[in-house]
Context: one part of a larger RNA
């Protein structure tokens, strides 16, 4: 000067404590250890690995296994060889690809010279013969660059000049106050300045104004009762450009200070909410399997084609999840209300065919237009009566549907059968403070098709408690002992 301390003072943070939910107990879905296999491919390992790389594993992915081919290579670049050759149909194989044999067409594919028109020469592209070389998901993240996590959106880190101490250093950045904050202000051997916080960017909450189709319909006219038509710009709405919030204003209280607390106005008040932003650093923290890349290693195999198999194996043991044990519920009838997004190899309406899964025809729509697309829960009303039940649906069978060359290992869904555990979970432990937690349903990437209960977005409904810092965990300042 750090670091640490079961040292001390101040603080703050779903760190407790005050509530609501839930993990652990069950059955399923994912992951990971084990363990098993030829082989279950590799990485990620307290917090910060385990629904993580992976936003889709039937073949391909695919890197592992076994079986069968090739060697200048599946792709690259230059030399060099050679005249050729291409294209069909047939035998063999599981395929990669190899060999044989016929058949047909242009004479025989271009560009340029030179030609006696028979040819020659040079070139471009294919091919093909030898070399240089390729390739490598092979090691090394403790040789590296790029990105990443992580403490942590914590409030901290630093310079210049000056003082000051032999000197490492201190000072400034400490002390009074204050704040979400090294945020402002006051003092002060410091005087200023950078990186960070804030602000600046987005979305969103409220107005104005511009514009009015594909959007919207208040007046008013038709009507087939559908903004459908005429119309209209007024509302909603879309996206453009603006206003608007600054403790600006009043009051108290405070150092005539910063600012703190009440009120007013206002759609919003003191950072209005929510994103993006991630300071010097710290873990030789992750990643040579995204990428680039040093060095070592490999070079008829550690490359590269192809089949078929594994990655989905199961005595088990943890993680993160969906589903439930039921009456705030479960079935059934009948009605209401979103918002964000996605479609041309798409998205598929109506209308038919079937109980559905889906077929069959087929209209619109590159999309404020037309499809996906019925939003559920919700309220109104029958049945059920506390049961392992009309609870719960795993598990097994049979019959189908779509996806695709292909569904046996290994998809999805749908009907009829069938009806397992489970009656609220031990020790311990997770989220969350407002449109938040619960809950209810919707869309998207990723894909041909899905193992999506992932996960990234969306709307609907809609709370409980915080009176506080004594512990319990992180974190920050100053002080103390090592």
């Nucleotide at each position: 000067u750090g670091a640490c301390g079961g040292g001390g003072g101040c603080u703050c943070a779903c760190a407790c404590a005050a509530g609501c939910g839930g993990u652990g107990g069950a059955g399923c879905a994912u992951g990971u250890g084990g363990u098993u296999u030829a082989a279950u491919u590799c990485g990620a390992a307290a917090c910060a690995a385990u629904g993580u790389g992976a936003a889709g594993a039937a073949u391909c992915u695919u890197a592992c296994c076994c079986g069968g081919g090739u060697u200048u290579g599946a792709a690259a670049u230059c030399c060099u060889u050679g005249g050729a050759u291409g294209c069909c149909u047939c035998c063999u194989g599981u395929g990669a690809a190899a060999g044989c044999a016929g058949g047909u067409c242009g004479g025989g594919u271009u560009g340029c010279c030179c030609u006696u028109u028979g040819g020659g020469g040079u070139g471009a592209a294919a091919c093909u013969u030898g070399g240089a070389c390729a390739g490598g998901u092979g090691u090394u993240g403790c040789a590296u660059g790029g990105c990443u996590g992580u403490c942590g959106u914590c409030a901290g880190c630093u310079c210049g000049u000056g003082u000051u101490g032999u000197g490492a250093g201190a000072u400034g950045u400490u002390g009074g106050g204050u704040u979400a904050a090294g945020u402002c202000c006051c003092u002060c051997a410091a005087c200023g300045a950078g990186c960070g916080a804030a602000a600046c960017c987005c979305c969103u909450a409220u107005c104005u104004u511009u514009a009015g189709u594909u959007g919207c319909c208040a007046g008013u006219g038709g009507u087939u009762u559908g903004g459908c038509c005429g119309g209209g710009g007024a509302c909603u709405c879309u996206a453009g450009a603006g206003a608007g919030a600054c403790u600006g204003c009043c009051g108290u209280u405070g150092u005539g200070a910063a600012a703190a607390c009440g009120g007013a106005g206002g759609a919003a008040g003191g950072u209005g909410g929510g994103g993006a932003c991630g300071a010097c650093g710290u873990c030789a923290a992750g990643u040579c399997a995204u990428c680039a890349u040093g060095g070592c290693c490999u070079u008829u195999a550690u490359g590269u084609c192809c089949g078929g198999g594994g990655c989905u194996a199961c005595a088990c043991a943890c993680g993160u999840g969906c589903u439930a044990c039921a009456a705030u519920g479960g079935u059934u009838g009948g009605u209401a209300c979103a918002a964000a997004g996605g479609g041309u190899a798409g998205c598929g309406a109506a209308g038919u065919c079937g109980c559905g899964a889906g077929g069959c025809c087929a209209a619109g729509c590159a999309a404020a237009c037309c499809c996906c697309a019925u939003a559920a829960a919700g309220c109104c009303g029958g049945c059920c009566c506390c049961a392992g039940u009309u609870c719960g649906g795993a598990u097994u069978a049979g019959a189908g549907g779509c996806u695709g060359u292909a569904a046996u290992u290994u998809g999805c869904c749908u009907c009829u059968a069938u009806g397992a555990a489970g009656g609220u979970g031990g020790a311990a432990u997770c989220g969350c403070u407002a449109g938040u937690a619960a809950u209810c349903g919707u869309g998207g990437a990723u894909u041909a098709g899905u193992u999506a209960u992932g996960u990234c977005a969306c709307g609907g409904u809609g709370a409980a408690u915080a009176u506080g810092u004594u512990c319990c965990u992180g974190g920050g300042c100053c002080u103390u002992g090592u």
A computed fold for a 482-nucleotide part of an RNA from a metagenome, annotated as small-subunit ribosomal RNA, 3' major domain. Its mean pLDDT, the model's own confidence on a scale to 100, is 82. The full RNA is in RNAcentral, with records from SILVA.